[in-house]
RNA sequence: GCAUCAUCCAGAGCGACUGAGGGACGGGCCCUUUGACGUCGCGGCAACCACCCAUGGGGAUCGGUGCCAACGCCCGAACGAUGAGGA
Numbered sequence: 001g002c003a004u005c006a007u008c009c010a011g012a013g014c015g016a017c018u019g020a021g022g023g024a025c026g027g028g029c030c031c032u033u034u035g036a037c038g039u040c041g042c043g044g045c046a047a048c049c050a051c052c053c054a055u056g057g058g059g060a061u062c063g064g065u066g067c068c069a070a071c072g073c074c075c076g077a078a079c080g081a082u083g084a085g086g087a
Base pairs, nucleotide, nucleotide: 002086004084005083006082007081008080013042014041015040016039017038021031022030023029025076026075027074028073043068044067045066048064049063051059052058053057072079
């Protein structure tokens, strides 16, 4: 990178460094030098896997991920993201 399945109107921010873009894509709208995006530290949310009880349910949060502006920001699409197992 490929196909499959599940989920995507809930929830969760401070600091340091850096310095002009960012919100995947098109259109819109928005965020941003009152410092965005990113990286790091600390903190937090959630509960996909793993774990316990049990089997479309509940629990717990030590482990593997994920996530912490706006409903996946809105609309669109043969779209995207995350997780799990697979070839």